This is a predicted structure of a 91-nucleotide RNA (c-di-GMP-I riboswitch aptamer) from Geobacter sp. Its Rfam family is "c-di-GMP-I riboswitch aptamer". Its family is annotated with cyclic-di-GMP binding in the Gene Ontology. NCBI's taxonomy places the organism under Bacteria, Pseudomonadati, Geobacterales, Geobacteraceae, Geobacter. The prediction has a mean pLDDT of 88.
[in-house]
RNA sequence: CUCCGACAAAGGCAAAACCGGAGCAAUCCGGCGACGCAAAGCCACGGGUCCGGCCACCUGUUUUUCAGGCCCGGACAGCCGGGUUACCGAA
Numbered sequence: 001c002u003c004c005g006a007c008a009a010a011g012g013c014a015a016a017a018c019c020g021g022a023g024c025a026a027u028c029c030g031g032c033g034a035c036g037c038a039a040a041g042c043c044a045c046g047g048g049u050c051c052g053g054c055c056a057c058c059u060g061u062u063u064u065u066c067a068g069g070c071c072c073g074g075a076c077a078g079c080c081g082g083g084u085u086a087c088c089g090a091a
Base pairs, nucleotide, nucleotide: 004089005088012037013036018031019030020029021028022027035078041084042083043082045081046080047079048076049075050074051073052072053071057069058068059067060066
């Protein structure tokens, strides 16, 4: 230095619920609170999930509505993978 992760040490983050706020929404911010986390620090690159929109096109459907796909925008890093930075030092 890299890999790795202890009934080690010092710490750190903060789920759900509740309160207040922003947003059409997913969700986010602050307070409180801890389910948990060795990256539960950061980054939407790949997959996935969620929300909003949807002229046209495709599929299904009860001829005409609805649903889905495609497409566009957004969200989730505590869904997985990936990238990147980092405390400590047992096996």